Predicted 3D model of a 55-nucleotide RNA (nadA riboswitch) from Acidipila rosea. The prediction has a mean pLDDT of 86. Its Rfam family is "nadA riboswitch". A reference for the family is Chen et al. (2020), "Structural distinctions between NAD+ riboswitch domains 1 and 2 determine differential folding and ligand binding", Nucleic Acids Res. By type it is a small RNA.
[in-house]
RNA sequence: UGCUGCAACAUCCCCGUGGGUUGGGAGGCAAAACCUCAGUGAAUCCACUGCAGCC
Repeated sequence: UGCUGCAACAUCCCCGUGGGUUGGGAGGCAAAACCUCAGUGAAUCCACUGCAGCC
């Protein structure tokens, strides 16, 4: 330098941070569309932080 696995820290547990994609929720709207909101306890990707291992 690279690769792989993991999240200790957390006001039960789970949840490292930021950003995107798909789907879901809530609100506005007559409906669709469109707009907005959020710990969406769903998946997935990229970058980064930390721990461990490997070359």